RNAcentral holds the sequence, with entries from ENA. A computed fold for a 77-nucleotide RNA from Thermoflexibacter ruber, annotated as transfer RNA. Its mean pLDDT, the model's own confidence on a scale to 100, is 81. Its Rfam family is "tRNA". Rfam classes the family as a transfer RNA.
RNA sequence: GGGCUUGUAGCUCAGCAGGUUAGAGCACCUGACUCAUAAUCAGGGGGUCCAUGGUUCGAGCCCAUGCUGGCCCACAA
Numbered sequence: 001g002g003g004c005u006u007g008u009a010g011c012u013c014a015g016c017a018g019g020u021u022a023g024a025g026c027a028c029c030u031g032a033c034u035c036a037u038a039a040u041c042a043g044g045g046g047g048u049c050c051a052u053g054g055u056u057c058g059a060g061c062c063c064a065u066g067c068u069g070g071c072c073c074a075c076a077a
Stems, first nucleotide, its partner, number of pairs: 001073005007067001010026004019057001028044005050066005
């Protein structure tokens, strides 16, 4: 340098084909239970979906560019 791929909650990840409230588990907070802690049960908070621009009536999802992580190839040494 070329190609492929990844980015969604604190962490690990879903997200259907572009469609009306953006989710799960764990973690965290509150309460119940307990002598107490853990476990268990009930409830709760937390996101402009990597950035910018574009397409569209409508974008987490499509397109372009950039950035981040990963893989492969090439070049050089």